[in-house]
RNA sequence: GGCGGAAUAGCCAAGCGGUAAGGCAAGAGGCUGCAACCCUCUGAUCCUGGGUUCAAAUCCCAGUUCCGCCU
Numbered sequence: 001g002g003c004g005g006a007a008u009a010g011c012c013a014a015g016c017g018g019u020a021a022g023g024c025a026a027g028a029g030g031c032u033g034c035a036a037c038c039c040u041c042u043g044a045u046c047c048u049g050g051g052u053u054c055a056a057a058u059c060c061c062a063g064u065u066c067c068g069c070c071u
Base pairs, nucleotide, nucleotide: 001070002069003068004067005066006065007064010024011023012022018054026042027041028040029039030038047063048062049061050060051059
C1' cells in the first nucleotide's frame, strides 16, 4: 500500500427495514434478628458524521479504533 472482518448496557451476547432478547454485574424493594440464597422491579441517543426510506442497530457513502490476510 491492497483486501476482508468486528464495533449493540459496566462485561458477555442475540438481532438481517417496523418501538433492541437473554445472562452476569449494579441499584431499589420484598424476605431475614443481621446477612447469604431466593423473588419483584429499574436501566442502552446500537463507534462517529452524512445519505436512502413513511420508517434504519439493520441498506449505501465517508471516517475512527481493533483484528486478520496479501505484498
Record summary:
A computed fold for a 71-nucleotide RNA from a marine sediment metagenome, annotated as transfer RNA. It matches the Rfam family "tRNA". By type it is a transfer RNA. The prediction has a mean pLDDT of 82.